[in-house]
C1' cells in the first nucleotide's frame, strides 16, 4: 500500500507552557488564525482493543454492565458544506432554492494477508 468490519449530529483548555504562520485530507465554497495557525508537552473527553471487576453458568466461550490500569484515538463548525445518484416541496415549465436519503471519498479502531 491492499482487503474485511464497526463507528462518524454527543463530549473535551475562550487566561496552561514551548512555538512561531499557517490550518480545516482533496475540488469548489465557506470558515478559523498575531485577541496568535501547524507541531510538541501538559490538561481533558470518550471508551474501539487488552487487562481487571460484577451479575450470570456445573463449567467455559460469547454477550451485558462497570472501571479507566495499559494500547490507540479525539479535543472550532455534522466527516464544516460540497463533488455521483434518487425522492419530496416551492416554481406553468426550464433554470434555481430547500429538505430527506443512498453511494463514493475520507478519518479512527479492531482484524486479515
Nucleotide at each position: 500500500a491492499u482487503c474485511u468490519u464497526a463507528u462518524c449530529a454527543a463530549g473535551a483548555g475562550c487566561a496552561g507552557g514551548c512555538g512561531g504562520a499557517g490550518g480545516g485530507a482533496c475540488u469548489a465554497g465557506c470558515c478559523c488564525u498575531a485577541u496568535g495557525a501547524a507541531g510538541c508537552c501538559c490538561g481533558g473527553c470518550a471508551a474501539c482493543c487488552g487487562a481487571c471487576g460484577u451479575a450470570g453458568u456445573c463449567a467455559u466461550u460469547a454477550g451485558a454492565c462497570g472501571c479507566a490500569c495499559g494500547g490507540u484515538g479525539c479535543u472550532a463548525a455534522a466527516u464544516c458544506u460540497u463533488g455521483c445518484g434518487g425522492a419530496a416541496a416551492c416554481g406553468u415549465a426550464a433554470a434555481g432554492u430547500u429538505u430527506c436519503u443512498g453511494a463514493c471519498a475520507g478519518a479512527u479502531g479492531a482484524g486479515a494477508g
Molecule: SAM riboswitch aptamer (S box leader)
Organism: Cohnella luojiensis